[in-house]
RNA sequence: UAUCCAUCCAGAGCGGCCUAGAGACCUGGCUCGUCAACGCCGCAGCAACCACCCCAACGGGGCCGGUGCUAAUGCCAGGAUCGAUGAGGU
Numbered sequence: 001u002a003u004c005c006a007u008c009c010a011g012a013g014c015g016g017c018c019u020a021g022a023g024a025c026c027u028g029g030c031u032c033g034u035c036a037a038c039g040c041c042g043c044a045g046c047a048a049c050c051a052c053c054c055c056a057a058c059g060g061g062g063c064c065g066g067u068g069c070u071a072a073u074g075c076c077a078g079g080a081u082c083g084a085u086g087a088g089g090u
Stems, first nucleotide, its partner, number of pairs: 013043005021032003025079005044070003049066002052061003084090002
């Protein structure tokens, strides 16, 4: 440094539009949803992977910018797919 396993499961919302489903692929649960969920747009926020600054390095720093995220332990379980492995297995 790479892969696998184990453990842990934190954080963050408002408005407008839309309209019946949604919770990342399947199934079964469970939960959310016309008191408008989900989705889209705007603004905001969380976080600190990239970038930026410091350091020989390990690391550290802050958060303008780029991602990501803003119900429930990635909601729970099993499975599928993908990857690692020469294959099986795992």